Transfer RNA from a marine sediment metagenome, 76 nucleotides, folded computationally. Its Rfam family is "tRNA". From the family's description: Transfer RNA (tRNA) molecules are approximately 80 nucleotides in length. The coordinates come from a structure-prediction model, not an experiment, and the mean pLDDT is 81.
[in-house]
RNA sequence: GGGCCCAUGGCCAAGUGGAUACGGCGCCAGGCUCCGAACCUGGAGAUCCUGGGUUCAAUCCCCAGUGGGCCCGCCA
Numbered sequence: 001g002g003g004c005c006c007a008u009g010g011c012c013a014a015g016u017g018g019a020u021a022c023g024g025c026g027c028c029a030g031g032c033u034c035c036g037a038a039c040c041u042g043g044a045g046a047u048c049c050u051g052g053g054u055u056c057a058a059u060c061c062c063c064a065g066u067g068g069g070c071c072c073g074c075c076a
Base pairs, nucleotide, nucleotide: 001072002071003070004069005068006067007066010025011024012023018056027043028042029041030040031039049065050064051063052062053061
């Protein structure tokens, strides 16, 4: 230098044009318990990496950038 893949709550992770972004762990509150754990119920938490574009509508499509992973090449 070239190619491919990934980036979504504290962590993991689904969704890939249609409006309230699925779920698990963790966290908070209540129940249960002598007190906890486990279990049950409820709750909070996401400008969907950044900027621009396309569209009636973008997490999703296009372009550029940033960060990460893998492969190939070049120089020393």